[in-house]
A computed fold for an 85-nucleotide RNA from Desulfovirgula sp., annotated as c-di-GMP-I riboswitch aptamer. Rfam family: c-di-GMP-I riboswitch aptamer. Rfam links the family to the GO term cyclic-di-GMP binding.
C1' cells in the first nucleotide's frame, strides 16, 4: 500500500423514549437530555426502496402523483482515524 477489523487505544456519532421550540401542508427536521447500536451511524436523494400528498389531477365516494422529505432500509458514488490477528 491493499485487503481486513480487535474484550486494543485516542477520540466520534447517537435509535427508541423524554422535554423544549414552533421550520413544514404533512412526512420530516431543529435544541436539550438519553443510549439501543455503529469502523464510514462522514458526506452526496445518484439507481432501487421508503414516507408524505400542499399544488396538480380524477371521482358518487373511496383514489393518483413528488417538485417534499428519509443515507440509523439496500446499492453506488466520495473522504477519512486507529493498526491486533
Nucleotide at each position: 500500500a491493499a485487503g481486513c477489523g480487535a474484550u486494543a487505544a485516542a477520540g466520534g456519532c447517537a435509535a427508541a423514549c423524554c422535554c423544549g421550540a414552533a421550520c413544514g401542508a404533512a412526512a420530516g427536521g431543529c435544541g436539550g437530555g438519553g443510549a439501543c447500536g455503529c469502523a464510514a451511524a462522514g458526506c452526496c436523494a445518484u439507481g432501487g426502496g421508503u414516507c408524505u400528498a400542499a399544488g396538480g389531477c380524477a371521482u358518487g365516494a373511496a383514489g393518483c402523483u413528488a417538485u417534499g422529505a428519509c443515507u440509523g432500509c439496500c446499492a453506488g458514488g466520495u473522504u477519512g482515524c486507529c493498526g491486533a490477528a
NCBI's taxonomy places the organism under Bacteria, Clostridia, Thermoanaerobacterales, Thermoanaerobacteraceae, Desulfovirgula.